Context: one part of a larger RNA
RNA sequence: CUGGGCGUAAAGCGCGUGUAGGCGGAGGCGCAAGUUGGUUGUGAAAUCCCCGGGCUUAACCCGGGAACUGCAUCCAAAACUGCGUUUCUAGAGUGAUGGAGAGGAGAGCGGAAUUCCUGGUGUAGAGGUGAAAUUCGUAGAUAUCAGGAGGAACACCGGUGGCGAAGGCGGCUCUCUGGCCAUAUACUGACGCUGAGACGCGAAAGCAUGGGUAGCGAACAGGAUUAGAUACCCUGGUAGUCCAUGCCGUAAACGAUGUGUGCUAGAUGUGGGGUCCGAUGUGGACUCCUUGUCGUAGCUAACGCGUUAAGCACACCGCCUGGGGAGUACGGCCGCAAGGCUAAAACUC
Numbered sequence: 001c002u003g004g005g006c007g008u009a010a011a012g013c014g015c016g017u018g019u020a021g022g023c024g025g026a027g028g029c030g031c032a033a034g035u036u037g038g039u040u041g042u043g044a045a046a047u048c049c050c051c052g053g054g055c056u057u058a059a060c061c062c063g064g065g066a067a068c069u070g071c072a073u074c075c076a077a078a079a080c081u082g083c084g085u086u087u088c089u090a091g092a093g094u095g096a097u098g099g100a101g102a103g104g105a106g107a108g109c110g111g112a113a114u115u116c117c118u119g120g121u122g123u124a125g126a127g128g129u130g131a132a133a134u135u136c137g138u139a140g141a142u143a144u145c146a147g148g149a150g151g152a153a154c155a156c157c158g159g160u161g162g163c164g165a166a167g168g169c170g171g172c173u174c175u176c177u178g179g180c181c182a183u184a185u186a187c188u189g190a191c192g193c194u195g196a197g198a199c200g201c202g203a204a205a206g207c208a209u210g211g212g213u214a215g216c217g218a219a220c221a222g223g224a225u226u227a228g229a230u231a232c233c234c235u236g237g238u239a240g241u242c243c244a245u246g247c248c249g250u251a252a253a254c255g256a257u258g259u260g261u262g263c264u265a266g267a268u269g270u271g272g273g274g275u276c277c278g279a280u281g282u283g284g285a286c287u288c289c290u291u292g293u294c295g296u297a298g299c300u301a302a303c304g305c306g307u308u309a310a311g312c313a314c315a316c317c318g319c320c321u322g323g324g325g326a327g328u329a330c331g332g333c334c335g336c337a338a339g340g341c342u343a344a345a346a347c348u349c
Base pairs, nucleotide, nucleotide: 004320005319006318007303008302012317014201015200016199017198021194022193023192025088026087027086028085029084030083031082033081034080035077036076037075038074040072041071042070049065050064051063052062053061054060091191092188093187094186096183097182098181099180103177104176105175106174107173108172109171110154115149116148117147118146119145120144121143125136126135162169163168206247207246208245209244210243211242215241216240220236221235222234223233258316259315260314261313262312263311266294267293268292269291271289272288273287274286275285276284277283298305299304322349323348324347331342332341333340334339
């Protein structure tokens, strides 16, 4: 090295693009590196194994044989792998015609609501709670009407609905832009799959600089509650939440389920397209993609999974190997910092 595993027991990298590498569709011809059969040489002796013999036996020793699973050499084979060449279209891709969508970026616009300001009406309370108080109010609050300012978020539609690789994305319009699906089939001709490193993206919080700040609101202050109350409840309230640019790089980043391909009963709903029937009724049948539920075989320790597999297989990557110590120390790399990534041991059960 060879083993067994990774939904919940330890274990799928948060997600993608892709380098090396690994793996790779169908037919023909050739080569003979791998492969297979054989030849010759070598593979010291001792040891191991077998047969026989010698010490009273054994250990031990002696003789013979086998073996030394290897390497080299030459001859041969051509199924498989490989290499070369040629052909193909089922994989992959390009083009055409349509289609759905909160996919991304930028700009502009809209209404409801909260808060604040100005003015009108109006008068003693309002607010808040389990009950209160802090708080606001005769310097006129709360309520109500009109006008104005400003920021943030977009009710209904809205849906185990849609889109996106993931994170995530929801008012309306325009511009730029990525992906996906269906149909007919025109073209290229294996151009493919995976992917160590690498590179990019990556919620919230946090950081830097500048702006913005309506509401909410860590910290903080006060009022309550309580034995206490550094909480839960209440009144305030700073950072933050928002924008621009640059960092950070984490998460129960979850389907706790890596990606790709093929195969293996059905039933029923949902979203997007297409074909046919019927001729318009509010339809019916079939089909491709998507997203759910139930369920056969099978799988599973069970729960459950079950054509969106956790079934049956193949390819490639990542990861696990008792609990604590510890995702820590040390070192290295990254970061402005916070910290992140990589990652032990003593000791102990």